[in-house]
RNA sequence: GCUGCUAGGAGAGAACCCUGCUGCGCGUGUCAACACGGGUAAAACGGGUCGCCGAAGGCGCAGGGUGGUUUGCCAUCCGAACGCUCAGGCAAAAGGACUGGCAACACCUU
Numbered sequence: 001g002c003u004g005c006u007a008g009g010a011g012a013g014a015a016c017c018c019u020g021c022u023g024c025g026c027g028u029g030u031c032a033a034c035a036c037g038g039g040u041a042a043a044a045c046g047g048g049u050c051g052c053c054g055a056a057g058g059c060g061c062a063g064g065g066u067g068g069u070u071u072g073c074c075a076u077c078c079g080a081a082c083g084c085u086c087a088g089g090c091a092a093a094a095g096g097a098c099u100g101g102c103a104a105c106a107c108c109u110u
Base pairs, nucleotide, nucleotide: 001105003103004102005101006100007099008098013050015049016048017047018046020045022041023040024039026037027036028035029034051090052089053088057086058084059083060082063078064077065076066075067074068073
């Protein structure tokens, strides 16, 4: 330094509206499959509307490295926890930069 396991790990609306091709349940036809009709739906799924978060990822800048050069510049690389918010996220779960521990591998130094 990479990987695996493990522990910790922030922020922001369980937002609002609609609808059902979706779930659940009821009735009818029906042996059944299936069809039709009504109801309900917190979360998730579908459509829409605004508000917000930054610590997966991504992009940008300050700055720096290397090379070239007509010394004006050009090319390329690194580039943050800063900025942007494309993506992602805004109850829990999941995710989560980063940190600790353990293990193996690789490299460097002594």

Description
Predicted 3D model of a 110-nucleotide RNA (Glycine riboswitch aptamer) from Aquabacterium sp. CECT 9606. The coordinates come from a structure-prediction model, not an experiment, and the mean pLDDT is 77. NCBI's taxonomy places the organism under Bacteria, Pseudomonadota, Betaproteobacteria, Burkholderiales, Aquabacterium.